[in-house]
Context: one part of a larger RNA
RNA sequence: UUAGGUUUAAAGGGUUCGCAGGCGGAAUUUUAAGUCAGUGGUGAAAGCCUACAGCUCAACUGUAGAACUGCCAUUGAAACUGAUAUUCUUGAGUAUAGAUGAAGUGGGCGGAAUAUGUCAUGUAGCGGUGAAAUGCAUAGAUAUGACAUGGAACACCAAUUGCGAAGGCAGCUCACUAAACUAUUACUGACGCUCAUGAACGAAAGCGUGGGGAGCGAACAGGAUUAGAUACCCUGGUAGUCCACGCCGUAAACUAUGAUCACUAGAUGUUGGCGAUACACUGUCAGUGUUUUAGAGAAAUCGUUAAGUGAUCCACCUGGGGAGUGCGUUCGCAAGAAUGAAACUC
Repeated sequence: UUAGGUUUAAAGGGUUCGCAGGCGGAAUUUUAAGUCAGUGGUGAAAGCCUACAGCUCAACUGUAGAACUGCCAUUGAAACUGAUAUUCUUGAGUAUAGAUGAAGUGGGCGGAAUAUGUCAUGUAGCGGUGAAAUGCAUAGAUAUGACAUGGAACACCAAUUGCGAAGGCAGCUCACUAAACUAUUACUGACGCUCAUGAACGAAAGCGUGGGGAGCGAACAGGAUUAGAUACCCUGGUAGUCCACGCCGUAAACUAUGAUCACUAGAUGUUGGCGAUACACUGUCAGUGUUUUAGAGAAAUCGUUAAGUGAUCCACCUGGGGAGUGCGUUCGCAAGAAUGAAACUC
């Protein structure tokens, strides 16, 4: 490179946007770059292939032919691709109306609970465990009541629910911002799909500066357990967890399943609309579940939300270990991230 693949065997980029590139709906006109056909030139000889001939055969050699799948020029064809011009509405978008949601950002407010403090009642234990002890408590704890302070998280509703590109998003409310969906078919008229490089976003942990610190809690200390116990259990507890700004850029970032389009039996829930009707059940669009036909698959299973049947574009794989390591480079404050071998070995 060809080919075969990528749910679980190696393999889908964490996600989106998007320049170049690749690919691209319907009808007509012109063109002739690609494409197809004819002709001319060229495509050295040798070699290869075919036929015949010469060495007693063969290797070898000679003669003739074919071939040289290519390039150039020229004459035509016009279906397809390209280019050109005009048009179309189904793809795509816009408009109008409706209606949806834990989508995002910023502010305000709320109640329950934990903790702490003060006051009151009250007296000897509390707490914790498999059992204990460390710990707290007569300087009055635990328990009960009132008030205050402070931080974090939002019970029930709650759902196989919903929203978001993914990460993710949940008390109530206000402001701002974004979005898909449905109906009308009014407008534009292919404006589309995918996307190397690139840009933006990206859980948790971690880092920098400044705040904050209730609960929880790496490290650490003590008590147990044990042969030991640098653990599991218990009592404490610092970073952190929270906020603002700036980095980091990774996860089993998972549906382990890239995006878009078309096609291929059904049944049954549910969310948001619409139509006709009026609560009987029925259709339709967009999601989200279960089950199953054809088909697929090594099987498990998948099955209109495909892993089925096809098309376009991108990413990735090519035996295990060495190794996501070394070296180099880029990025980062660092931690480290990205790119990414070989020797050797089985």
The part of an RNA shown here (small-subunit ribosomal RNA, central domain) has 346 nucleotides and comes from an uncultured bacterium. RNAcentral holds the full RNA, with entries from ENA. Its mean pLDDT, the model's own confidence on a scale to 100, is 86. It matches the Rfam family "Bacterial small subunit ribosomal RNA". Gene Ontology terms of the family: ribosome and structural constituent of ribosome.